[in-house]
RNA sequence: AGAGUUGGCUGGAUGAUCGCCGCUUGCACACGCAAGGGGAGGAAAGUCCGGGCUUCGUAGGGCAAAGUGCUAGGUAACGCCUAGGCAGCGUGAGCUGACGGAAAGUGCAACAGAGAGCUGAACCGCCGAUGUACGGGCAACCGUGCAGGUAAGGGUGAAAAGGUGCGGUAAGAGCGCACCGCGCACUGGGCAACCAGUUGCGGCAGGGUAAACCCCACUUGAAGCAAGACCAAAUAGGCAUCCAUUGGCGUGGCCCGCGCUGGAUGCGGGUAGGUUGCUGGAGCGUACAGGUGACUGUGCGCCUAGAGGAAUGAUCGUCCUUGACAGAACCCGGCUUAUAGGCCAACUCUCACU
RNA sequence: CGCGGGGUAGAGCAGUUUGGUAGCUCGCUUGGUUCAUUCCCAAGAGGUCGCUGGUUCGAGUCCAGCCCCCGCAACCA
Numbered sequence: 001a002g003a004g005u006u007g008g009c010u011g012g013a014u015g016a017u018c019g020c021c022g023c024u025u026g027c028a029c030a031c032g033c034a035a036g037g038g039g040a041g042g043a044a045a046g047u048c049c050g051g052g053c054u055u056c057g058u059a060g061g062g063c064a065a066a067g068u069g070c071u072a073g074g075u076a077a078c079g080c081c082u083a084g085g086c087a088g089c090g091u092g093a094g095c096u097g098a099c100g101g102a103a104a105g106u107g108c109a110a111c112a113g114a115g116a117g118c119u120g121a122a123c124c125g126c127c128g129a130u131g132u133a134c135g136g137g138c139a140a141c142c143g144u145g146c147a148g149g150u151a152a153g154g155g156u157g158a159a160a161a162g163g164u165g166c167g168g169u170a171a172g173a174g175c176g177c178a179c180c181g182c183g184c185a186c187u188g189g190g191c192a193a194c195c196a197g198u199u200g201c202g203g204c205a206g207g208g209u210a211a212a213c214c215c216c217a218c219u220u221g222a223a224g225c226a227a228g229a230c231c232a233a234a235u236a237g238g239c240a241u242c243c244a245u246u247g248g249c250g251u252g253g254c255c256c257g258c259g260c261u262g263g264a265u266g267c268g269g270g271u272a273g274g275u276u277g278c279u280g281g282a283g284c285g286u287a288c289a290g291g292u293g294a295c296u297g298u299g300c301g302c303c304u305a306g307a308g309g310a311a312u313g314a315u316c317g318u319c320c321u322u323g324a325c326a327g328a329a330c331c332c333g334g335c336u337u338a339u340a341g342g343c344c345a346a347c348u349c350u351c352a353c354u
Numbered sequence: 355c356g357c358g359g360g361g362u363a364g365a366g367c368a369g370u371u372u373g374g375u376a377g378c379u380c381g382c383u384u385g386g387u388u389c390a391u392u393c394c395c396a397a398g399a400g401g402u403c404g405c406u407g408g409u410u411c412g413a414g415u416c417c418a419g420c421c422c423c424c425g426c427a428a429c430c431a
Stems, first nucleotide, its partner, number of pairs: 001350010012319007020039002023036005041325001045336002048334005053224004060256004065220005070084005085099001086097004100215002105213002107209002123154002125150003130147007162180006181204001182202004186197004228276004238267006247261004269430003283302008320323001356426006364380004374411001382398005404420005
């Protein structure tokens, strides 16, 4: 200098005028007026997870169902985060991973292929030692065929039952041996996942699929601020159909238990005003301490939208690098998705120079 | 704001439960029949299974993330 990796920050600035929504103070205390101060985001989004909060006594028990899934930790909790292990990718910094169990059981594998799942397959090929039939030979024996042997080689397939070499054999084969791989045990290290071994044993049983059922471990009551609470207003407690008293309803699928005594649907009738929940919170900033880290503790400081047709806008200037994605609706922690440009830190590779 | 359902030829729908060649009806095209049209008969074309990844030998179907469309919802008696 070029190319990259990871983490973090920012994402127009500023002045004037006129508005919009809350708050505080003062005056009026019926409308209102004046002053001061505040007014979108890193994702406010998707609503995919988790929690707070609230209600429902199915909040009690059992079964079922759903979710999660290497290990340890963090946290209010999580499917999130951190650290580590293993596997894969990358020259590397680093990145990615639904990553428990296939020796509990069941299922599935189209087509092709001889054979597709057990101590299992003979289509081609190889052999035919052994046995047998026929032929030849005085005989030893030889030839041909059959029985049969063989998983080395070919072929099919996504997948065909450890790999390489030597020995061995009729031909072959873990049949034997060496090395590699694998399984079990032991020893050592680590909290653990797991790793290491010039250790021992075993010729190797134990193919795939669990984002198929399932098994194991852990977790889960349901619904959601249109939850819910209070005040006020209103009235035709009506009609029809269906179900039913061993029933029905009480917010989850079934059973038991508990409570209540009709319920569901449609038609018809009435009210659709106000207050609250509502924002001070697992909050933010900073310093110190603990921890590899996620994070935690303590001290000090700060208050930072709260509507209910729903505010945050418009106009005129100045400057620059001409400004991306995008707008709160009960509140938080995550994940995912969208996002022009700019800045900072650490690290890697290549080339050149010193 | 919250909750639920769906996306498969031009149109309306099956198939997803149990992964193995993507189907039905109407419509469309060609031919036949008819003087001609319809009906009828025969043949045929037409599919990014909303999109992108993953699991698997194999995905419309199983899993994850996005995109789009539709629906429901106050209280009293």

Annotation: Two RNAs folded together computationally: RNase P RNA and transfer RNA, 431 nucleotides in total. The prediction has a mean pLDDT of 79.